[in-house]
RNA sequence: GCCACUGUAGCUCAACGGUAGAGCAUACGCUUCGUAAGCGUGGGGUUGUGGGUUCAAAUCCCACCAGUGGCU
Numbered sequence: 001g002c003c004a005c006u007g008u009a010g011c012u013c014a015a016c017g018g019u020a021g022a023g024c025a026u027a028c029g030c031u032u033c034g035u036a037a038g039c040g041u042g043g044g045g046u047u048g049u050g051g052g053u054u055c056a057a058a059u060c061c062c063a064c065c066a067g068u069g070g071c072u
Stems, first nucleotide, its partner, number of pairs: 001071007010024004018055001026042005048064005
């Protein structure tokens, strides 16, 4: 330098173009003499950045940034 893939909650990952969810973690509550485990409830997201298409974009298109792998 070229090609491909990935980027979504603190972490690991979902989500046919139609109001972004789960597990773990975290806070609170229940349970216990107490702790752990278990059960319940809640908080936490400008979907990497900027544009475009569309009535509507995490999703489609373009550029850029970061990372991973391959080729030279």
About this RNA: Transfer RNA from Phototrophicus methaneseepsis, 72 nucleotides, folded computationally. Rfam family: tRNA. By type it is a transfer RNA. The coordinates come from a structure-prediction model, not an experiment, and the mean pLDDT is 82. The sequence is in RNAcentral, with records from ENA and Rfam.